A computed fold for a 71-nucleotide RNA from a Parcubacteria group bacterium, annotated as transfer RNA. It matches the Rfam family "tRNA". From the family's description: Transfer RNA (tRNA) molecules are approximately 80 nucleotides in length. NCBI's taxonomy places the organism under Bacteria, Bacteria candidate phyla. The prediction has a mean pLDDT of 81.
RNA sequence: UCGGGGAUCGUCUAACGGUAGGACGACAGGUUCUGGUCCUGUUAAUCCUGGUUCGAAUCCAGGUCCCCGAG
Numbered sequence: 001u002c003g004g005g006g007a008u009c010g011u012c013u014a015a016c017g018g019u020a021g022g023a024c025g026a027c028a029g030g031u032u033c034u035g036g037u038c039c040u041g042u043u044a045a046u047c048c049u050g051g052u053u054c055g056a057a058u059c060c061a062g063g064u065c066c067c068c069g070a071g
Stems, first nucleotide, its partner, number of pairs: 001070007010024004018054001025043006047063005
């Protein structure tokens, strides 16, 4: 430099163009003599800038960063 893939709660991971969900964590409560386990609730996210669309995490363009391959 060229080709391909990826970026979503603190972490991991889903999501036909139509309410952004789950697990773990954290916090609060219940249970327990205490802790753990278990149960309930809360917490919290779409890499950036534009475009298309009634509507974009998703489609398009340009960036930034990461991974794989080629030279």